The RNA shown here (FMN riboswitch aptamer (RFN element)) has 122 nucleotides. Of the family's consensus pairs, 100% are formed in the model. Its mean pLDDT, the model's own confidence on a scale to 100, is 84.
[in-house]
């Protein structure tokens, strides 16, 4: 130095103004926000992967599956759907005096992963 076990810790952001109403941070109009890891060059839209959600399985610790949202167009260059310019576009589930990416809740949670620490072996 490398790969292998165990451990610990950290791991998500947003309604601001106006307008309608009885009532809306939900509706209409201008804002406003963007997990992880990958890649010829920096990504919400490209590929994957987490999370939601629903199903089955279990020794109840957990394991497996299905689902899984949205971009064009011009410029630079070797190389960018990733950068500049422009114009679009997406966004679980339950809740609710009225329809929620942004407000309560499940969550003091999971968790893709990121930093570390030991351990022993080559």
């Nucleotide at each position: 130095c490398g790969a292998a076990a165990a451990c610990u810790u950290c791991a998500g952001g947003g309604c601001a103004a106006g307008g309608u109403g009885a009532a809306a941070u939900u509706c209409c109009u201008u804002u406003c926000c963007g997990g992880c890891g990958g890649u010829g060059a920096c990504a919400g839209u490209c590929c994957g992967c987490g999370a939601c959600u629903u199903c089955c399985c279990c020794a109840a610790g957990g394991g497996g599956a299905a689902c899984u949202g949205a971009u064009u167009c011009g410029g630079u260059g070797a190389a960018a759907u990733u950068c500049c310019g422009a114009a679009a576009c997406c966004g679980a589930c339950g809740g609710u005096g009225a329809c929620a990416g942004u407000c309560c809740g499940g969550a003091u949670g999971a968790g893709a992963g990121a930093a570390g620490u030991u351990u022993g072996u080559u």